[in-house]
Molecule: FMN riboswitch aptamer (RFN element)
Organism: Desulfosporosinus sp. HMP52
RNA sequence: AUGAACCUUCGGGGCAAGGUGAAAUUCCUUACCGGCGGUAAUGAUUGCCCGUGCAAUUCAGCCCGCGACUCGAUGCAGCUAUUAAUGCUGGAUCGACUGACUUGGUGAAAUUCCAAGGCCGACGGUAUAGUCCGGACGAGAGAAGGUAAAU
Repeated sequence: AUGAACCUUCGGGGCAAGGUGAAAUUCCUUACCGGCGGUAAUGAUUGCCCGUGCAAUUCAGCCCGCGACUCGAUGCAGCUAUUAAUGCUGGAUCGACUGACUUGGUGAAAUUCCAAGGCCGACGGUAUAGUCCGGACGAGAGAAGGUAAAU
């Protein structure tokens, strides 16, 4: 210096205003929000320094992938029942599913920069929900720090 393995912490935002109605943060006008990793070009910021260079940091909801949600299969544990079957609950493994972008500009190069106009958002509840309530003080892609086998 690399680093198996382990530990700790962290790890999602958002209906203001108005209309209709018996009732809607759910409909209508309008508003608001954007998890994680990659890509990052001559973008942005900062520093050095004044070449039009160097270095660092940072930049995509709709490009690629992942997570969450949902569904299925397998086997396990717990509960009900004398046992088994059945049913319910929980977590594990494997698999499936999993939304949405164009136009113009610059350029060698951009669905990432700039400008404009669009579009998307699990399940259950409830007047039809990306934004309210619930599973969830959960889970989790991963991020940071620490210990450390071995080389």